This is a predicted structure of a 91-nucleotide RNA (c-di-GMP-I riboswitch aptamer) from Aquitalea palustris.
Rfam family: c-di-GMP-I riboswitch aptamer. Rfam's curators write: GEMM was predicted in a large-scale screen for bacterial structured RNA regulatory elements. Genes associated with GEMM are involved in a diverse array of functions, including chemotaxis regulation, signal transduction, secretion and chitin.
The prediction has a mean pLDDT of 80.
Lineage of the source: Bacteria > Pseudomonadota > Betaproteobacteria > Chromobacteriaceae > Aquitalea.
[in-house]
């Protein structure tokens, strides 16, 4: 240096549900809680996928003021994939 993830030590992070906050919503933050995780660490200002639709648009609908419905990211997700970085162990 190099691949690997079977076992080992320090550790570590924390899903769902619940209470709070906060957003127009996906979503986040803060506390409990552990389902899991070797990258669940970092990158969503430029790969792909996902979810939401406030404000926009409909040469859609009903109606008479908005209402549904559909489109659409600038919101978002790194615990879907990607990509960078890395820890013990033993080989």
């Nucleotide at each position: 240096g190099g691949a690997a993830a079977c076992u080992u030590a320090u550790g570590g992070c924390a899903a769902a549900g619940c209470c709070g906050g906060u957003g127009a919503a996906a979503g986040c933050c803060g506390g409990u809680g552990a389902c899991g995780c070797a990258a669940a660490a970092c990158u969503a200002a430029a790969g792909g996928g996902a979810c939401u639709a406030c404000c926009g648009g409909a040469c859609g609908c009903a109606u008479a003021u908005u209402g549904c419905u559909c489109c659409u990211a600038u919101g978002u997700c790194a615990g879907c994939c990607a990509g960078u970085u890395g820890c013990c162990u033993g080989c």